[in-house]
């Protein structure tokens, strides 16, 4: 340096192609319930600048354009 994937909750991913109403789910945490106690198991909660900006639009995680980091391929 070119080229492809990929950056979303504390982690491991969905959703983007086809823009829309509260941004979801496992796990993990925390509170209750069960239990003689634990664990499991139930119920509920919190937990997000959607990697950064700037453009388009009534309306962006989704479209567009720059920049960053991460993997791999190829010089």
């Nucleotide at each position: 340096g070119g080229c492809a994937a990929g950056g979303u909750a504390a982690c491991u991913c969905a959703g983007c192609a086809u823009g829309g109403u509260u941004a979801g789910a496992g796990u993990g945490u925390c509170a209750c319930g069960c239990u003689c106690a634990u664990a499991a198991c139930g119920u509920g909660a919190a937990a997000g600048u959607c990697g950064c900006g700037a453009g388009u639009u009534c309306a962006a995680a989704u479209c567009u354009c720059g920049c960053c980091c991460u993997u791999g391929c190829c010089a």
Molecule: transfer RNA
Organism: Candidatus Woesearchaeota archaeon